[in-house]
RNA sequence: AUUGAAAAAGGCAAACUUACUGAAAGGUAAGGACGCAAAGCCAUAGGUCUAAGGUCACGCGCGACUAAGAUAGCUAGGUUACCAAAA
Numbered sequence: 001a002u003u004g005a006a007a008a009a010g011g012c013a014a015a016c017u018u019a020c021u022g023a024a025a026g027g028u029a030a031g032g033a034c035g036c037a038a039a040g041c042c043a044u045a046g047g048u049c050u051a052a053g054g055u056c057a058c059g060c061g062c063g064a065c066u067a068a069g070a071u072a073g074c075u076a077g078g079u080u081a082c083c084a085a086a087a
C1' cells in the first nucleotide's frame, strides 16, 4: 500500500422512553440495541428535511419562494485511525 470472508482486542448506537434545549428540522445527556469495518472527523458537490425571520400572494384562514439552519446512520469527495487476512 491492498482487502474486510472468518476470528478477535475493543468501538459506535437506529426505533422507542425520560430530561434539557431549539420557531422548527434537529441537538445534548441517560436508558435502549436496529444495525455499522470508519455509523471517527470535515457541509466541498448533489440529495433530503425545517423555514421563527424576510419577500410575494391573500378579505380572513391558508399558500408559494427564500436568507439561514439541520442531516457525516442519503450518495460522492477529502482526511485520520484500530484489529485481522494474504503477499
Stems, first nucleotide, its partner, number of pairs: 002085003011036002016031006034073001040079003044076003047071004053066004
Overview:
Predicted 3D model of an 87-nucleotide RNA (c-di-GMP-I-GGC riboswitch aptamer) from Anaerobacillus arseniciselenatis. Its mean pLDDT, the model's own confidence on a scale to 100, is 86. Lineage of the source: Bacteria > Bacillati > Caryophanales > Bacillaceae > Anaerobacillus. Of the family's consensus pairs, 95% are formed in the model.